[in-house]
Molecule: small-subunit ribosomal RNA
Organism: uncultured Syntrophobacter sp.
RNA sequence: GUUUGAUCCUGGCUCAGGACGAACGCUGGCGGCGUGCCUAACACAUGCAAGUCGAGCGGUUUGGAAUUUGGCAUUGAGUAUUCAGAAAAACCCGUCGGACCACAAAAGAGGGCUGACGGAAUCAGGAAGACAGCGUUAAACAAGCGUUUGAGCGCUUCACACGUUAAAAAAAAACCUGAUGCAGGCAAAGAGCUGAAUAUUGAAUGUCAAAUUCCAGAUAGCGGCGGACGGGUGAGUAACGCGUGGGCAACCUGCCUGAAACUGGGGGAUAACACAGGGAAACUUGUGCUAAUACCGCAUGAAAUCAUGAAGGGACAUCCCUUAAUGAUCAAAGGAGCAAUCCGGUGACAGAUGGGCCCGCGUCCGAUUAGCUAGUUGGAGGUGUAACGGCCUACCAAGGCGACGACGGGUAGCUGGUCUGAGAGGAUGAUCAGCCACACUGGCACUGGAACACGGGCCAGACUCCUACGGGAGGCAGCAGUGAGGAAUUUUGCGCAAUGGCCGCAAGGCUGACGCAGCAACGCCGCGUGGGUGAAGAAGGCCUUCGGGUCGUAAAGCCCUGUCAGGUGGGAAGAACGACACGGGGAGGAAUAUGCUCUGUGAGUGACGGUACCACCAGAGGAAGCACCGGCUAACUCCGUGCCAGCAGCCGCGGUAAUACGGAGGGUGCGAGCGUUAUUCGGAAUUACUGGGCGUAAAGCGCGUGUAGGCGGCCAACCAAGUCUGAUGUGAAAGCCCUGGGCUUAACCUGGGAAGUGCAUUGGAAACUGGCUGGCUUGAGUACUGGAGAGGAAGGGGGAAUUCCCGGUGUAGAGGUGAAAUUCGUAGAGAUCGGGAGGAAUACCAGUGGCGAAGGCGCCCUUCUGGACGGUUACUGACGCUGAGACGCGAAAGCGUGGGGAGCAAACAGGAUUAGAUACCCUGGUAGUCCACGCUGUAAACGAUGAGCACUAGGUGUAGCGGGUACUCAUUCCUGCUGUGCCGUAGCUAACGCGUUAAGUGCUCCGCCUGGGGAUUACGGUCGCAAGACUAAAACUCAAAGGAAUUGACGGGGGCCCGCACAAGCGGUGGAGUAUGUGGUUUAAUUCGACGCAACGCGAAGAACCUUACCUGGGCUUGACAUCCCCGGACUGCUCUGGAAACAGGGAGUUCCCCUUCGGGGGACCGGGAGACAGGUGCUGCAUGGCUGUCGUCAGCUCGUGUCGUGAGAUGUUGGGUUAAGUCCCGCAACGAGCGCAACCCCUGCCUUUAGUUGCCAUCAUUUCGGGUGGGCACUCUAAAGGGACUGCCGGUGUGAAACCGGAGGAAGGUGGGGAUGACGUCAAGUCAUCAUGGCCCUUAUGUCCAGGGCGACACACGUGCUACAAUGGCCGGCACAACGGGAAGCGAAGGGGCGACCCGGAGCGGAUCCAAUCAAAGCCGGUCCCAGUUCGGAUUGGAGUCUGCAACCCGACUCCAUGAAGCUGGAAUCGCUAGUAAUCGCGGAUCAGCCAAGCCGCGGUGAAUACGUUCCCGGGCCUUGUACACACCGCCCGUCACACCACCCGAGUUGGGGGCACCCGAAGCCGGAGGCUUAACCCGUAAGGGGAAGAUCCGUCGAAGGUGCGUCUGGUAAGGGGGGUGAAGUCGUAACAAGGUAGCCG
Repeated sequence: GUUUGAUCCUGGCUCAGGACGAACGCUGGCGGCGUGCCUAACACAUGCAAGUCGAGCGGUUUGGAAUUUGGCAUUGAGUAUUCAGAAAAACCCGUCGGACCACAAAAGAGGGCUGACGGAAUCAGGAAGACAGCGUUAAACAAGCGUUUGAGCGCUUCACACGUUAAAAAAAAACCUGAUGCAGGCAAAGAGCUGAAUAUUGAAUGUCAAAUUCCAGAUAGCGGCGGACGGGUGAGUAACGCGUGGGCAACCUGCCUGAAACUGGGGGAUAACACAGGGAAACUUGUGCUAAUACCGCAUGAAAUCAUGAAGGGACAUCCCUUAAUGAUCAAAGGAGCAAUCCGGUGACAGAUGGGCCCGCGUCCGAUUAGCUAGUUGGAGGUGUAACGGCCUACCAAGGCGACGACGGGUAGCUGGUCUGAGAGGAUGAUCAGCCACACUGGCACUGGAACACGGGCCAGACUCCUACGGGAGGCAGCAGUGAGGAAUUUUGCGCAAUGGCCGCAAGGCUGACGCAGCAACGCCGCGUGGGUGAAGAAGGCCUUCGGGUCGUAAAGCCCUGUCAGGUGGGAAGAACGACACGGGGAGGAAUAUGCUCUGUGAGUGACGGUACCACCAGAGGAAGCACCGGCUAACUCCGUGCCAGCAGCCGCGGUAAUACGGAGGGUGCGAGCGUUAUUCGGAAUUACUGGGCGUAAAGCGCGUGUAGGCGGCCAACCAAGUCUGAUGUGAAAGCCCUGGGCUUAACCUGGGAAGUGCAUUGGAAACUGGCUGGCUUGAGUACUGGAGAGGAAGGGGGAAUUCCCGGUGUAGAGGUGAAAUUCGUAGAGAUCGGGAGGAAUACCAGUGGCGAAGGCGCCCUUCUGGACGGUUACUGACGCUGAGACGCGAAAGCGUGGGGAGCAAACAGGAUUAGAUACCCUGGUAGUCCACGCUGUAAACGAUGAGCACUAGGUGUAGCGGGUACUCAUUCCUGCUGUGCCGUAGCUAACGCGUUAAGUGCUCCGCCUGGGGAUUACGGUCGCAAGACUAAAACUCAAAGGAAUUGACGGGGGCCCGCACAAGCGGUGGAGUAUGUGGUUUAAUUCGACGCAACGCGAAGAACCUUACCUGGGCUUGACAUCCCCGGACUGCUCUGGAAACAGGGAGUUCCCCUUCGGGGGACCGGGAGACAGGUGCUGCAUGGCUGUCGUCAGCUCGUGUCGUGAGAUGUUGGGUUAAGUCCCGCAACGAGCGCAACCCCUGCCUUUAGUUGCCAUCAUUUCGGGUGGGCACUCUAAAGGGACUGCCGGUGUGAAACCGGAGGAAGGUGGGGAUGACGUCAAGUCAUCAUGGCCCUUAUGUCCAGGGCGACACACGUGCUACAAUGGCCGGCACAACGGGAAGCGAAGGGGCGACCCGGAGCGGAUCCAAUCAAAGCCGGUCCCAGUUCGGAUUGGAGUCUGCAACCCGACUCCAUGAAGCUGGAAUCGCUAGUAAUCGCGGAUCAGCCAAGCCGCGGUGAAUACGUUCCCGGGCCUUGUACACACCGCCCGUCACACCACCCGAGUUGGGGGCACCCGAAGCCGGAGGCUUAACCCGUAAGGGGAAGAUCCGUCGAAGGUGCGUCUGGUAAGGGGGGUGAAGUCGUAACAAGGUAGCCG
């Protein structure tokens, strides 16, 4: 955020945060530090990862030296003395000077010659200079400071000596080295060199070969040490495996350290090697030779071990330690060396280190795993081990474990830590560190100090490879790397320079440990991609209300900077040991000295890497993306799309104006990254320890008894297990935290500290819990006593009623229902009387009365029996509460066996009802209901409320028992206890409500809940005869499902009240003909719209053309119409041709207005032209404005403030009256107000005033007798202003009200009649075709012009009218009376013509004057018709006309003559109307050339009937009630069936995997045994030989893999079967929600 119209709550889902060994998408500049197969413990090519020692040994081999011998070749060499010589010179180079030469000639610059001269300065490092601190001891003087009035006192510093200490520990000069630099190089060289002389020696030299010796190097083998470390992986393991704390008096420990001791003397072999064989190979056999620090006896043996026995000490049971004695057993190896020494060897002691074993505690899930166990539990003997031990073996006993979860199953390496969280927790166990386990799979041992051994061995198995087919080889879970798997994880790199390891005396060797580099944005951290200025707010993009806005100081431009990257140059630290060289000291030794030891100095050693870092150069130059923008959640517009394409974490977007899709512009966020996905913690108090709940939302077991367990009254003493407190040990390091330090910072690294909530040991405290002891009485219980009760069980008894049977009386019906029928009855029912049978239930009393734990219990009596309650004293002395399992009880229905059966009554049958009716109603009727015994064990088994105790206002009933008071009498008054109701305070609650009988406040114990559906289900198990019950999931699916309350709406709920709503009446419609509209159909078109009321004589108050929007055909394209520009011309008009016309072509003629400088300009109009644009009755009324309809002229709709409620909301506006009215009055937590009602306005009804022509005429005059004329304005009338009516008055009723009823007066009386006036809103009501308008669409056409056609069609259907069907009538004749309106392209008089429509005519009139128009008709009077399809009715058709109009064919009206259809009062159904109304009669008007008008809007004439009443139909108002409705009953919603998809269950089977049991077979190997096999050392023996011992072989126990059988657990798959879920507008019904139409629901 999301359930609702809204609200509160419950509750789930979802999001925002953090994290990551990640992966994927898009993108990608640099550096540092980290990290990198989570999958197949899958298989592995290739290389490397464990060797080393020649100072253990014998050999082999290479090089060198010496000697000897031999061959060949060559001729100088050595020694001694004396003398002489150089100590450099020469040469090159540089600096300075000089003159000179060529160039040039101002300057300069080159060359040779020559003289002199040629070693400064700076930086860094090293050692030395050179000194420290602390402690102890410590006088004086002096100095300083502080203090005191002062003398003084105190403190500090200064000395020597000694001791001790991890690190650090001032500056300068001289000195050394190096670097930078510098002008110096070359050359030469010392017990020497050169030269000369003299003396002396006699052989010498070179080379080749062999031998010997020596030196040096290498190393296959024997031998030693190391391959048990280091490195990898997490398969297995739920375990003393790990963690933590302890123990070993039950143990081991190579190498290392310390302190001592010893190292004597012998022996026999065997590799290598040689020779000879076998084999493809791997490899191997035989014979012979040889060495050792290899092997074996012997000697010695302190110590050690064993045995014997003794003393002392300790302790934990077996025991341990110390000391002395006796006996027995057991050692060794040499090598190097300049001989001093060094490295080794042996036995033993001690230490250190490393291990082994044991124990307490902690360590995942599920009980749909409840029982497990035979070496099992213990004993004691033995084997075995370093060592305890059923570890193993034989024997004995029968134990051991388990609800505090054994056994079995699933999952998993554990920890420090890591992530998250406020914490408690939850999740996790990569990298680093500790432990464990494993090394192709399974088994086994050998060697060794240590292994059952990753790069050792044997066997078996699978796999791969080689093979000559006979046999062999192999094990990357080491580092790289390959394949495979997978969403996914690196180089077949460099180096041993450092750190560490193994070997070695050492040099050194080895080291994929490690140090580095490479790859990867995989993570963390840092840096950059520029900074400043810059408004003409550029261009461009996007938007736009067209004004502008925005990207945006952003860019450009100008001025700067210089990180990173790039280039050039310079350039560290990591390195110091050892060894070597030189120097010094020491031990040792007689002594020198190689050697040993300590110390100083020197030189040398770098994979990374020319890296870090530094300087310089150049130049804004090379360096920005990703996601998002509907709400949550920061960020909005345009276009495209049109429930399509798509989005989506949740809610949800998209069906033509999408901020939600796609693109763009803009914005927001983060940034070398950004998003997505997966996972995890958080939010989630949504498993609640911290920190939740259970009346109605999910949740109290149907009820009791009671086991384990949990919890438990008062007082006192003790103990110290819990608890509290102190100390000690431990809690590895790393990490986290704090504080310092080092990389420029950070990440990172590092010093120190803190923390590590834990465990153990120990000292202490004693309040509380606990334990133990003693006591107490209030909790609990017992005894005694009393009454109440449908408490239970058994037996017996009674009356009323129903039914049946028998009999009597009696006759035609009875029964039943909404109405009927089935049914019973003339064979005598029902009715009535009497008698009898049988079963079940117990009227009245009877009561929110009683009893019981619940279910439940109701006539009376008896017996047996449980419990509660009141009262009273006494006793026991915490004996209590709860209660997992367990056991018992448990309505109805149901089951079993046997009875019983009157009534009632599932099933069933029939009758009705109905569209159907397997129902509701009726008539019957069987199980069953009843009894006995047994089972079942469930209910909405409910107070939807577990039990117990305590506390917390009251009021009022009722049942039982008691106490008090009233002098006596209590049913009454007061009061106590127990039970059972109602109301209510505080408090609680989401609300409703609960409220001493709590749902309040606390404590104790039990049960239960964790979204809805799936599912009161499946599987498994237990129980049951069965039905079934109990226990109890998952897949999948939904974004809700719910509770309470609110406002509406609705109800075949209720109450009150209105309306021509019904009823009462009058007249119609529906039937006929016709007119008109609509649907449908037809058509080229029959233009479009309107569709229940509220579309249908409606838009249309006028379709022949026009209208006209439609169709066909013919034309036009800036257009029929508007504005702007240019050119020409006045235009219009006239005329000819073609044409249907539009139009096209041609001709003639004329020349508008204004200004003028007379050139011209401007304007209207017409023609032509170009483009902006016009135009559209094209679409969307669901984008809109406006207008309108409707509910409805119904009485309603709201607001402010206040109050109530958590809130939606309520109150007001409800209530009592009243009204036409929310009209008014009264009351009231409301008080006021607004829009409506009413009134104000118009017409009409009465009167008055004013006015008097065109109106009128009472009086007067006149008259052709017509208000015609004069006159008049009284009246009528006209049209303006007023008056009048207000429940005002009287009486009654009513609340002393409002109001109503009656009356008076009045023209009018309670709104006088009519009109206008239409609240908040509803219907996405109607209209884009009145108009306006957004958006979209058309643009030689969807625009526009024209002709003709169509809108007028016609099998039908409907609506609205007209005319009728006749006598209250038709027809004929005569007579009478209106009002509203209209009239100039008009109304049209008189007069004339025509049968008539009409024509001729033209007076008068723009109207109170004239005309239509004498205006009427119905009416009245008279006549006729005589009930007939007519003298009714007039349709239709024929003929003839009139009028309008360009034109009456499609398609006008009217007239005359003729024709004379249907129709005789209209089925179901339905409409209007309550008074000047209905009905009936005519008249006028708008539109309009005419008219399809019988329509519409008005006008007047004549003029009724009826209303008891509100039950019913329809509509409406108010209150109330129920609700699962809110698109609001035209609502919602259930189940079957059909179709599709999905997951699941069962399933004949089939196919895997894992255990178990039994048996068979039995490798390697250890152990045991054996013999007639073999054998060097030792023993006996002269020898032969024998012994002992060993080996091989054989046998046996055990024993992996394998095989067989049985059974079990768990997967895959499957014909078929089953239900479930989901799906668009399918089918059938209508179950539920309202009294849901039979109240609903549970079993």